[in-house]
Predicted 3D model of a 141-nucleotide RNA (c-di-AMP riboswitch aptamer (ydaO/yuaA leader)) from a Thermodesulfovibrionales bacterium. Its mean pLDDT, the model's own confidence on a scale to 100, is 76. Its Rfam family is "c-di-AMP riboswitch aptamer (ydaO/yuaA leader)". Its family is annotated with cyclic-di-AMP binding and regulation of gene expression in the Gene Ontology. The source organism's lineage runs through Bacteria, Pseudomonadati, Nitrospirota, Thermodesulfovibrionia and Thermodesulfovibrionales.
RNA sequence: AUCAAAGAGCAGCCGAAAUCCAUUCAAAGAAUGGAUACGGGGGACCCGGAAUAUGGGGCGUAUUUCCCGGAAUCACCGGGAAUAGGGCACUUCCAAGCCCGAGCCCGACAGCUAACCUCGUAGGCAUUUGGAAGGGCAAUG
Numbered sequence: 001a002u003c004a005a006a007g008a009g010c011a012g013c014c015g016a017a018a019u020c021c022a023u024u025c026a027a028a029g030a031a032u033g034g035a036u037a038c039g040g041g042g043g044a045c046c047c048g049g050a051a052u053a054u055g056g057g058g059c060g061u062a063u064u065u066c067c068c069g070g071a072a073u074c075a076c077c078g079g080g081a082a083u084a085g086g087g088c089a090c091u092u093c094c095a096a097g098c099c100c101g102a103g104c105c106c107g108a109c110a111g112c113u114a115a116c117c118u119c120g121u122a123g124g125c126a127u128u129u130g131g132a133a134g135g136g137c138a139a140u141g
Stems, first nucleotide, its partner, number of pairs: 003141001009137002012125003018036008037121006047111001055109001056106004064082007085100004090134007
């Protein structure tokens, strides 16, 4: 390096939220710059569509309905029951089970949208079983 068989081992999760290179700082590591990758927003023709306080819009799974209380309609706050939708440990499908169903932002303003412009790469956690199929890594001969 190639080939082969049986049994067995390993792999973190949500989220776009990562990797590499160079320089500086004594180092861990951090900062700055660049590249790649992933994600978001703005933005023509065409198409679509009306709108102007019930303001409108964006990120996100987090939308909608009902009941009770505060406070007397709407609105707002608190609690409860559901629900569109979303997640559960290598991937997909099936079954059962469990959980979430929030929060934040823009600031009078944005439909789609090629070119183009622009922004982010955080934060929080600890693993659910069974069946079928298919892969990765490592070990052995």